[in-house]
RNA sequence: GGGGGUAUAGCUCAUUUGGUAGAGCGUUUGAAUGGCAUUCAAAAGGUCGCCGGUUCGACUCCGACUACCUCCA
Numbered sequence: 001g002g003g004g005g006u007a008u009a010g011c012u013c014a015u016u017u018g019g020u021a022g023a024g025c026g027u028u029u030g031a032a033u034g035g036c037a038u039u040c041a042a043a044a045g046g047u048c049g050c051c052g053g054u055u056c057g058a059c060u061c062c063g064a065c066u067a068c069c070u071c072c073a
Stems, first nucleotide, its partner, number of pairs: 001072007010025004019056001027043006049065001051063003
């Protein structure tokens, strides 16, 4: 220098062919137990890396950029 991949909740990851986002763990609250652990229920928590474009509508499609991983030279 060139090719490919990844970026979504505090952490690990889903979200398939565009219709305004979920799970597990964790956190908080409540219930069960004399208490802890544990189980169950509920809640909080994300303008989906960033900037543009297409579209009535974008995490999703297109382009540039940033960071990281990998391959080639």
Record summary: This is a predicted structure of a 73-nucleotide RNA (transfer RNA) from a Clostridia bacterium. The coordinates come from a structure-prediction model, not an experiment, and the mean pLDDT is 81. Rfam family: tRNA. The source organism's lineage runs through Bacteria, Bacillati, Bacillota and Clostridia.